[in-house]
Context: one part of a larger RNA
RNA sequence: UGACGGGGACCCGCACAAGCGGUGGAGCAUGUGAUUUAAUUCGAUGCAACGCGAAAAACCUUACCUACUCUUGACAUACUUGGAGGCUCUUGUAAUGAGAGUGUGCCUUUUGGAACCAAGAUACAGGUGCUGCAUGGCUGUCGUCAGCUCGUGUCGUGAGAUGUUCCGUUAAGUCGGAUAACGAGCGCAACCCUUACCCUUAUUUGCCAGCGAUUCGGUCGGGAACUAUAAGGGGACUGCCGGUGAUAAACCGGAGGAAGGUGAGGACGACGUCAAGUCAUCAUGGCCCUUACGAGUAGGGCUACACACGUGCUACAAUGGGAGAUACAGACGGACGCUAAGCCGCGAGGUGGUGCUAAUCCUAAAAAGUCUUUCGUAGUCCGGAUUGGAGUCUGCAACUUGACUCCAUGAAGUCGGAAUCGCUAGUAAUCGCGGAUCAGCAUGCCGCGGUGAAUACGUUCUCGGGUCU
Numbered sequence: 001u002g003a004c005g006g007g008g009a010c011c012c013g014c015a016c017a018a019g020c021g022g023u024g025g026a027g028c029a030u031g032u033g034a035u036u037u038a039a040u041u042c043g044a045u046g047c048a049a050c051g052c053g054a055a056a057a058a059c060c061u062u063a064c065c066u067a068c069u070c071u072u073g074a075c076a077u078a079c080u081u082g083g084a085g086g087c088u089c090u091u092g093u094a095a096u097g098a099g100a101g102u103g104u105g106c107c108u109u110u111u112g113g114a115a116c117c118a119a120g121a122u123a124c125a126g127g128u129g130c131u132g133c134a135u136g137g138c139u140g141u142c143g144u145c146a147g148c149u150c151g152u153g154u155c156g157u158g159a160g161a162u163g164u165u166c167c168g169u170u171a172a173g174u175c176g177g178a179u180a181a182c183g184a185g186c187g188c189a190a191c192c193c194u195u196a197c198c199c200u201u202a203u204u205u206g207c208c209a210g211c212g213a214u215u216c217g218g219u220c221g222g223g224a225a226c227u228a229u230a231a232g233g234g235g236a237c238u239g240c241c242g243g244u245g246a247u248a249a250a251c252c253g254g255a256g257g258a259a260g261g262u263g264a265g266g267a268c269g270a271c272g273u274c275a276a277g278u279c280a281u282c283a284u285g286g287c288c289c290u291u292a293c294g295a296g297u298a299g300g301g302c303u304a305c306a307c308a309c310g311u312g313c314u315a316c317a318a319u320g321g322g323a324g325a326u327a328c329a330g331a332c333g334g335a336c337g338c339u340a341a342g343c344c345g346c347g348a349g350g351u352g353g354u355g356c357u358a359a360u361c362c363u364a365a366a367a368a369g370u371c372u373u374u375c376g377u378a379g380u381c382c383g384g385a386u387u388g389g390a391g392u393c394u395g396c397a398a399c400u401u402g403a404c405u406c407c408a409u410g411a412a413g414u415c416g417g418a419a420u421c422g423c424u425a426g427u428a429a430u431c432g433c434g435g436a437u438c439a440g441c442a443u444g445c446c447g448c449g450g451u452g453a454a455u456a457c458g459u460u461c462u463c464g465g466g467u468c469u
Base pairs, nucleotide, nucleotide: 007469008468009467010466011465012464013463015459016458019423020422021421022420023419026314027313028312029311030310031309032308033307035304042053043052064300065299066298067297068296069295070294073124077123078122079120080119081118082117083116086102087101088100089099090098091097106113107112126289127288129287130286131285135283136282137278138277139276140274142272147186148185149184150183151182152181153162154161155160165178166177167176168175192266193265194264195263197234198233199232200231201230202229203228207223208222211221212220213219237260240254241253242252243251244250316416320375321374322373323372324371325370326369333362334361337356338355342351343350344349382413387408388407389406390405391404392403393402429451430450431449432448433447434446435445
């Protein structure tokens, strides 16, 4: 000077408390450990690994295993020789192959050149091999916590101190005052985006108040008001009033206002910590392999299963399940695509081929909700695992190992021990919709809207953090 204390003081945070809903018990999904295996590729391991890298493991991916193959190589540059490449047929087995036929492109100064193929020779290629404790870059975390420093001056022999402390205040080292300090930088805040209100401009594919027509559909004439769209502006600043305070900073209350004291949400993460994570995104030092630790193909594996843990989904029912009728979104995506009407099928789906390069057409049915009816507390008209059968779709190919449909079957489960998690408002809870990945495959992830609460006395205690001592 720091760090630490079951020392002290002050302050903050869904940290506790007050509430609401979960996990832990059941079945299943998924990740991990352990075990097994020829292989179950590798990495991630308290918080900060475990629906994580992986925004898609049937082949491919794929790095693993087995078998069969290649050795200047699947890929790059340089040299020599020859030849276009390609297409077709036969044979073979999946790769490497063997034979036959056809055929001669582009530019050109007619020498050749560019690209490609084959053979040869070396330099070399290649490595998801090791080291994240040699590294760059990127990332997590403390933590969106309010801190971390510097110049000059002053004090101290010096390490260092001061400034950054104190009194108020703030979300904030935010601001005001005091002060041997005076200033400054990185952070805070603001500048950026979205959202909430208004104005101007624009008016189609969107809109329809008034007028007319109407096949009753903004459909048509028309309109530019409204909604919406998307560009530019305005608006909120403690600006105004009262009180408290030190006449300050500020705080409390009020007015006006769509919005009030950071309006709400996002992006944004200081100096540093954890030799934190990543050599398997990529790059890269060193080491190692070089007829193999490189490369190709097929099949298998990553999907195993006594068990243990994490994260989820579905339930255990009547605020519910079933049946019928009926209403209201937002944000996306669509040409190797989204697909309408109609018809067939109980259904998954098939057929069909209309519209759309999209404010025009399509996915598209929103669901919870509302109305009517049934069930009557039961392992049930709850729950849907499992299993048998029959199918559909994608795709060379669903055996290992896909998703979905129908018929039958109808397991556990009656609200979950110790313990533990999330959340303070359009939040929790609940309901559906879309997207990325993607041939196919979503209970995961990322978004979107609908319905829409309860509680916070307070800071004694638990955890974490900040300042002074």
A computed fold for a 469-nucleotide part of an RNA from an uncultured bacterium, annotated as small-subunit ribosomal RNA, 3' major domain. Its Rfam family is "Bacterial small subunit ribosomal RNA". The RNAcentral record of the full RNA draws on ENA and SILVA.